This is a predicted structure of a 74-nucleotide RNA (transfer RNA) from Methylobacterium sp. W2. Its mean pLDDT, the model's own confidence on a scale to 100, is 83. The sequence was found in a public genome assembly. It matches the Rfam family "tRNA". It is annotated as a transfer RNA.
[in-house]
RNA sequence: CGUGGCGUAGCGCAGUCCGGUAGCGCGCCAGGCUCAUAACCUGGAGGUCCUCGGUUCGAAUCCGAGCGCCGCAA
Repeated sequence: CGUGGCGUAGCGCAGUCCGGUAGCGCGCCAGGCUCAUAACCUGGAGGUCCUCGGUUCGAAUCCGAGCGCCGCAA
């Protein structure tokens, strides 16, 4: 240099194919339960969906360019 995959909450991931309310598990906070802790139950907070631009009434999702990580080939 060529080529493929990935980037979404603190961590691990789904959602993208087929555009229409951003979700799950763990963790965190509060309450319940308990003599107390763990476990269990209930509720809550936490997101510029890697960046910029384009298309669209509407973009995490489609298109273009870039950045980062991982792999393949040379």